[in-house]
Context: one part of a larger RNA
């Protein structure tokens, strides 16, 4: 320079009470304002204790500060089923032998590797801080099984198990429209509970609130797909096969039967949970403990489910495990049901369109996915608003 610029979105604060040495800034309450395909909720990455409680106020906080994502101390993350591993493979990577070779490098077998496949749990309650993890209720999966019941088999007329092998399935793109549902919603009706107004009026066709519930189990529906069944043969599927394929005969069909797939609804689950509201006592402990009504129908309705199911066109839309089946093979005891038992490792707090991540900052920038109510509207536009969250630290 200069007590100058600035104090980081123009969403906005006001009052009262409290605490305290001290309050525009902390806490509580009542109003006001802002967001509401978000400025709400869940979650991936990333961060790594920032979470909760108590205490503190030097510094950090663009002012203040009794406050904090700051400082100190103590506490907090609970899983057979969620996510990952003990399963599978993709791109890619590694790579015994091998090729090549000064050194590099490439690559078979094999392995690693999710952003994909496979795979068993739901609802409610609870804490200051965790919950599909704790607790309650009701389930499911895998393995073991000395118990109970039933059945089959024991030298072959062989019960049962069963491939690192064969076959099937897994198995897939895009566009389009139609149907059946569900979630969700509704100044609708019914039912239940509460209210009757400090301003002329309020017992009325009044006002306000609520009217909910899973996995699983049972039978299998709307709908979709396939012709199906029984024989005979067989040189193919690197061995074998009763499986698959191929050839062939017959029966029934071709709007059918049969088989497979298949949401939802219904019944059970539930004599349960939740639930508006009512609401104590107590030493300092509260809308806490406790009690608990109705819980039906109508309309609307998805981008979700049936389901890449159907139709269409061309640019022709992963693999492997798993599962089913077939034998090879193993074998004298075994299978099924009930009952009983067992269930490993890692993650789990909190932020997550942000003051906690990436931007040197408590930075008007950037940041994948899911949910995303109501009125008006074609709409996720736009305006207003619910739940919820904020008023952007002078």
């Nucleotide at each position: 320079g200069a007590g100058u610029a600035g104090c980081g979105a123009a969403a906005a604060g006001a009052c009262a009470g409290g605490u305290g040495a001290g309050a525009a800034u902390c806490c509580u309450g009542u109003c006001c304002g802002c967001c509401g395909c978000a400025a709400g909720c869940c979650u991936a990455a990333g961060g790594u204790u920032u979470c909760c409680u108590g205490a503190g106020g030097a510094a950090g906080g663009c002012u203040c500060g009794u406050c904090c994502u700051c400082u100190c101390a103590g506490g907090g993350u609970u899983a057979g089923u969620c996510g990952g591993g003990g399963c599978c493979u993709a791109a890619g990577c590694c790579g015994a032998g091998g090729c090549a070779u000064u050194g590099a490098g490439c690559g078979u077998a094999g392995g690693c590797g999710a952003u994909g496949g496979a795979c068993a749990a739901u609802c409610g309650g609870u804490u200051g801080a965790u919950a599909u993890u704790c607790c309650g209720a009701u389930a499911c999966c895998a393995c073991c099984u000395a118990g109970c019941u039933g059945c089959c088999g024991u030298u072959a007329c062989g019960a049962g198990c069963a491939a690192u092998g064969g076959g099937g399935u897994g198995a897939c793109g895009c566009a389009g429209g139609a149907g059946g549902g569900u979630a969700g919603g509704c100044g609708c009706a019914g039912c239940c509970g509460g209210c009757c107004g400090u301003u002329g009026g309020u017992a009325g066709u009044g006002c306000c609130g609520g009217u909910c519930c899973a996995a699983g189990c049972u039978g299998g529906u709307a709908g979709g797909g396939g012709g199906u069944c029984c024989g005979g043969g067989u040189a193919g599927g690197c061995a074998a096969a009763u499986c698959c394929g191929c050839c062939u005969g017959g029966g029934c069909a071709u709007u059918a039967a049969c088989c497979c797939c298949g949401a939802g609804a219904a019944g059970c689950g539930a004599u349960g949970g939740g639930g508006a509201g009512c609401g104590a006592a107590a030493u300092u402990a509260a809308g806490u403990a406790g009690c608990g009504a109705a819980c039906u129908g109508g309309c609307u309705g998805a981008a979700c489910c049936c389901a890449c199911a159907c139709u269409g066109a061309c640019a022709a839309g992963a693999a492997a495990a798993g599962c089913c089946u077939c034998u090879a093979g193993c074998c004298a005891g075994g299978c099924a049901g009930c009952g009983g038992g067992u269930g490993c490792c890692c993650g789990u707090a909190c932020c997550g369109u942000a003051a906690a991540c990436c931007g040197a900052c408590a930075c008007a920038g950037g940041u994948a996915g899911g949910c995303g109510g109501g009125g008006a509207g074609a709409g996720a536009a736009u305006c207003c608003u619910a739940a919820g969250g904020c008023g952007c630290g002078c």

This is a predicted structure of a 394-nucleotide part of an RNA (large-subunit ribosomal RNA, domain III) from a Desulfobacteria bacterium. The organism belongs to Desulfobacteria, within Bacteria. The full RNA is in RNAcentral, with records from ENA. Its Rfam family is "Bacterial large subunit ribosomal RNA". The coordinates come from a structure-prediction model, not an experiment, and the mean pLDDT is 83.